Molecule: small-subunit ribosomal RNA
Organism: metagenome
RNA sequence: AGAGUUUGAUCCUGGCUCAGAACGAACGCUGGCGGCGUGCUUAACACAUGCAAGUCGAACGCGAAAGUUUUCUUCGGAAAAUGAGUAGAGUGGCGCACGGGUGAGUAACGCGUAAGUAAUCUACCCUGGUAUCUGGGAUAACCCACCGAAAGGUGUGCUAAUACCGGAUACGCUGAUUUAUCAGGAAAGGUGGCCUCUUCAUGAAAGCUACUGUACCAGGAGGAGCUUGCGUACCAUUAGCUAGUUGGUAGGGUAAUGGCCUACCAAGGCGACGAUGGUUAGCGGGUCUGAGAGGAUGAUCCGCCACACUGGAACUGGAACACGGACCAGACUCCUACGGGAGGCAGCAGUGAGGAAUAUUGCGCAAUGGGGGAAACCCUGACGCAGCGACGCCGCGUGGAUGAUGAAGGCCUUCGGGUCGUAAAAUCCUGUCAGAUGGAAAGAAAUGCAUAUUUAUUAAUACUAAAUAUGUUUGACGGUACCAUCAAAGGAAGCACCGGCUAACUCCGUGCCAGCAGCCGCGGUAAUACGGAGGGUGCAAGCGUUGUUCGGAAUUACUGGGCGUAAAGCGCGCGUAGGCGGUUUGUUAAGUCAGAUGUGAAAGUCCCCGGCUCAACCGUGGAAGUGCAUUUGAAACUGGCAAACUUGAGUACUGGAGGGGGUGGGGGAAUUCCUGGUGUAGAUGUGAAAUUCGUAGAUAUCUGGAGGAACACCAGUGGCGAAGGCGGCCCCCUGGUUCAACACUGACGCUGAGGUGCGAAAGCGUGGGGAGCAAACAGGAUUAGAUACCCUGGUAGUCCACGCUGUAAACGCUGUCGACUAGCCGUUUGGUCCAUUUAAGGGCUGAGUGGCGCAGCUAACGCGCUAAGUCGACCGCCUGGGGAGUACGGCCGCAAGGUUAAAACUCAAAGGAAUUGACGGGGGCCCGCACAAGCGGUGGAGCAUGUGGUUUAAUUCGAUGCAACGCGAAGAACCUUACCAGCCCUUGACAUCCUCGGAAUCCUGCGGAGACGCGGGAGUGCCUUCGGGAACCGAGAGACAGGUGCUGCAUGGCUGUCGUCAGCUCGUGUCGUGAGAUGUUGGGUUAAGUCCCGUAACGAGCGCAACCCUUGUCCCUAGUUGCCAGCACUUCGGGUGGGAACUCUAGGGAGACUGCCGGUGAUAAACCGGAGGAAGGUGGGGAUGACGUCAAGUCAUCAUGGCCCUUAUGGGCUGGGCUACACACGUGCUACAAUGGCCGGUACAGAGCGUCGCGAAGCCGCGAGGUGGAGCUAAUCGCACAAAACCGGUCGUAGUCCGGAUCGCAGUCUGCAACUCGACUGCGUGAAGUCGGAAUCGCUAGUAAUCGCGGAUCAGCAUGCCGCGGUGAAUACGUUCCCGGGCCUUGUACACACCGCCCGUCACACCAUGGGAGUUGGUUGCACCAGAAGUCGAUAGCCUAACCUUCGGGAGGGCGUUGACCACGGUGUGGUCAAUGACUGGGGUGAAGUCGUAACAAGGUA
Repeated sequence: AGAGUUUGAUCCUGGCUCAGAACGAACGCUGGCGGCGUGCUUAACACAUGCAAGUCGAACGCGAAAGUUUUCUUCGGAAAAUGAGUAGAGUGGCGCACGGGUGAGUAACGCGUAAGUAAUCUACCCUGGUAUCUGGGAUAACCCACCGAAAGGUGUGCUAAUACCGGAUACGCUGAUUUAUCAGGAAAGGUGGCCUCUUCAUGAAAGCUACUGUACCAGGAGGAGCUUGCGUACCAUUAGCUAGUUGGUAGGGUAAUGGCCUACCAAGGCGACGAUGGUUAGCGGGUCUGAGAGGAUGAUCCGCCACACUGGAACUGGAACACGGACCAGACUCCUACGGGAGGCAGCAGUGAGGAAUAUUGCGCAAUGGGGGAAACCCUGACGCAGCGACGCCGCGUGGAUGAUGAAGGCCUUCGGGUCGUAAAAUCCUGUCAGAUGGAAAGAAAUGCAUAUUUAUUAAUACUAAAUAUGUUUGACGGUACCAUCAAAGGAAGCACCGGCUAACUCCGUGCCAGCAGCCGCGGUAAUACGGAGGGUGCAAGCGUUGUUCGGAAUUACUGGGCGUAAAGCGCGCGUAGGCGGUUUGUUAAGUCAGAUGUGAAAGUCCCCGGCUCAACCGUGGAAGUGCAUUUGAAACUGGCAAACUUGAGUACUGGAGGGGGUGGGGGAAUUCCUGGUGUAGAUGUGAAAUUCGUAGAUAUCUGGAGGAACACCAGUGGCGAAGGCGGCCCCCUGGUUCAACACUGACGCUGAGGUGCGAAAGCGUGGGGAGCAAACAGGAUUAGAUACCCUGGUAGUCCACGCUGUAAACGCUGUCGACUAGCCGUUUGGUCCAUUUAAGGGCUGAGUGGCGCAGCUAACGCGCUAAGUCGACCGCCUGGGGAGUACGGCCGCAAGGUUAAAACUCAAAGGAAUUGACGGGGGCCCGCACAAGCGGUGGAGCAUGUGGUUUAAUUCGAUGCAACGCGAAGAACCUUACCAGCCCUUGACAUCCUCGGAAUCCUGCGGAGACGCGGGAGUGCCUUCGGGAACCGAGAGACAGGUGCUGCAUGGCUGUCGUCAGCUCGUGUCGUGAGAUGUUGGGUUAAGUCCCGUAACGAGCGCAACCCUUGUCCCUAGUUGCCAGCACUUCGGGUGGGAACUCUAGGGAGACUGCCGGUGAUAAACCGGAGGAAGGUGGGGAUGACGUCAAGUCAUCAUGGCCCUUAUGGGCUGGGCUACACACGUGCUACAAUGGCCGGUACAGAGCGUCGCGAAGCCGCGAGGUGGAGCUAAUCGCACAAAACCGGUCGUAGUCCGGAUCGCAGUCUGCAACUCGACUGCGUGAAGUCGGAAUCGCUAGUAAUCGCGGAUCAGCAUGCCGCGGUGAAUACGUUCCCGGGCCUUGUACACACCGCCCGUCACACCAUGGGAGUUGGUUGCACCAGAAGUCGAUAGCCUAACCUUCGGGAGGGCGUUGACCACGGUGUGGUCAAUGACUGGGGUGAAGUCGUAACAAGGUA
């Protein structure tokens, strides 16, 4: 410090997720030791049991018992002493308000910080001062009596005090005033010592003295109360709150101020700087995180607050409204004799419950601290320790060295090996921890006590206190830390992860299953992502997971973001508060800056040093604590005050332009309607029609009239207005703006939360008006449907007046104001200068309004003085998509609705700009038998063949739009054959290896459908180093064979297709943030990215073309089997001699290149025409197929990974099937006839094939064919007569002399074998069919059409396929349209790329949510009832020690009664929150549902 994830890719925006740190944690797996910490976050839920606050005899009175001893005894016992002034309770004092716990309440002076208290208190402690005098009456304990189950209580009687009360005195105390004074107010003693003084006289009393207490005053320290400034959560869908309320006066109350309380008076007080209300919450030091600023948090430790079962109220006290006190009410629990009582763990342990979850009913007061005490000492679950828990942090260990046959074993493997791995074993060492034994009695320890000395006090060498020295006492932890010795590598390693992020890879299993997952995403038969294993990586006594917080997140942006198109500028003005504000001078010192002082507790954090062996941990010191307050200065800037200025702003004066606004008036054109005339059959409307109008006279046309609305041309990125908006002409009223020249005011300004006004269209209300247009509606069309688009009608409305509504893509998707920052060109309207006869013109300068463009900005597009540049001021708004601008609530509205405005839930995206493609019922250019123009077909018939379907035991398998369907198959009767049935074989029909035997081979019998089984006979080979070996056959065992079994979506190879279309790319350079672009686009041209020119491109590659084959012309060479011009012979046949000319054959050459001429073109490329030429612009044909696309086809040609079968999914055999047949389709053949059929006659090819062959002549048969066997390994012989054509004849438009299917009979050939199931021949039979609907195919020249011939396969089987030649056309105007393709451009929400994407209803399931008659609960307001305990007040009843008394009583007090306040409780009525509710509304998410096709292309109606 970043990374993953939106896309085909890119940049940006933007969310989600991850890597880090932390925790009082929990859970899973695992677990050796120690140190230091830490441990109910939930039910402030309920609690059994024990303990947690007592102490003082030096304040006081009383006062046992057991036991022991002694005495007495009636032997039952009694008394005394001791125990012991002990135990014990009581009076009294102090403490119990500390310490400890918890965080329910509390949004508050509660807390924090800084101040104030002249408005206060303070027990114990410290210091100083003064005093401590004198009286009195009770009472508990106790005794007795009584009540009660108990708890407890009542009455009589006795008694003490540092308990209580009176009096005296009292200061600098309190109060009062007339400030000299007056009044009021106190006490308590105890203990020790001594005899100097007095009295008694061994010693005491008084006294003295010491200590300690008491009272008062003053001060201190510490503590507490109260007040104030500032800070302190969220919600405005909480906007108004408040009657003791705000203030005053008087009084009461308090330690003290104060409406704290009461009476009276006034009417105030708080609030947008957020009152009131609601929700949540103890606050801080700190803690976690972070670079910081911040954010989150408030366990342990420290400070403060609040609470103590719930609520209320008080007493005591210095302090409480009191955790382990009291009273009342309530809930709960317990005891009870039913009458009554008792209790409060949020103290320490512990229990139950709750919960994911949190410990021992331990030891000790040894230390520290606290209470009491003079002290010893007692008490102390504070505390110190121990126990439990890996809960956290820190430290240590689980061994070290050597050790390669790289052991065994595991895993992987390309079978070679690799890896675990120096790892182990083995050898040599060490001994931390744990274990055993022993030591240590280490340190933590100082007080106290005793003795001695000194000092202080005193009359005193008493006493007491202090200091010093010596001695002595005390340890829970704990026989612990630590040390030594002993033995032994012996007892001690796991967890998570390994697709990317993110370090770490293979095998097996599984097969969208099981499962994983933080995000992206894995899994559908080869999963580095699931599960296991091996290996690896990371941490380590832990490791992972979950949860939470911060970080990353600049993703709330103060530091540090944005708003044209990504989310985001209010529709536009005016203006309140607020914010901000021109120039100069002076002053002030609020802001600001500097210094000083105080404070900012300790702990913590940071730094130095130090102590535990280190560390964690702990100690000393420092820094820091960015804050607050006070104070002293400074005066630039901001603010305040004062004075001035003119440039901001404004005013006046002179002009200008304008659809700015309002009112009134008049105008013409057009539509419609009405009257009348002319006139006749149609008109209207559309893609085409129809509805509609018209013979009752339309449409058309003319005259006249009515009425309403809108104002052609001018008219313009022209004008005006804040926006909405404004358009014929004229008058009137009126707003703004602008130019110039100067005069005046003197900052009067800018922005603007709330507020207020204006505000298109539609809509609403009332009343008018209504020509045209036109929602709704009706009809006609279109359509599968058409509640639409089109047409004919047509009502609200559109218009006017008044009122409401308040929204728009109210858009420049760009808030307002101001300043600054290159230019160029238009345009509107002013001013001025020059020039000009005028007009036009040129320069300068204002105010508007446009186009381009530099810098700069921007993600890019783009903006660019009219900024989206550089700055300033103020306002508004945004924070992922959906849910949703929705629900609820509030406000506004007559309504429609508007405005403000969420959440649950859900997704990992949604989005912007640009790029490359693809696509478009977008555009431009161009091509192709693509259309058109033609010729011939298919689709109808019969048959052949293939396919689908069906059938079947099987009808083997594959191919399936073009690009499957006469395809694999260039040929299924058996074989083929893969299918089915049956019968058989199991190392196998085939390959290699091993062992044994045998040559191989041939002939043959029996059984069987055959495979096969059982036999018989013949035969003994070749090489040899004599051991044996090679080939072959048989038997045996196992490795293995075998598979047309699966996967073409694991593959190679091959092939199809776009397409023989002209394209597809690269290097370097340049442009762009980038994907990419450029080149390859443009102008021409071409069959062509062919070539030329231009050009930030320059070059290059694969394609095109050419090179290759064939064909067309000529030449050369050669001359048999081919040829025969001339010569000769001839049986008249190139047959023979001969020839080498020709044809031909097959080798080599020539030729054609836009080369030449003319024209066009840009002087180019090229095109057009011509000449010559056999051939002319690629001459014809073929081979040749770029980058790629279709997961195209093929595992059944072959090869091959993986999987599967192994007496079978392998192998053999016989028979059957692939040939089935209601049907549908494709491809063909033959036809329907006269351009023909039939009969007869006569011509002319090419290319092939042939020895397991072609097979001649001759003979036989009507024929298929048979016989025959010549010749031929082929330019020699054969297949082999080519047919159409031509000549002649016949038929005469008919189901025929067309057509030949089908069927019957008889044959031929091949073949082991023609039944299923071959081809052919003859005779007979003679079906459909008379040119074929919608639709559709081929072909542009030697082509189509038509005619025959050959070949491969093959025993036989051809209408198929591949070739060959013969005869031999028509048409192409042209590119509008259909199809396909190429280039450029445009749009896009597509990228699996239009066979794309995608919307809404409905149906089903689930989820959350709104409404809902209501129901239930919490909380709260108001009104009222009621009123425990308590306090205060009153008191006529009753009682009454201290004081006073005139002795009667009084003062005072208590009880009782009563008034006020008031908790719980109750009644009524509201608010609010939550839960629930038949039914209902929309929303979200789901598998391949239904209906349509709204959007994205002109998305087919933008």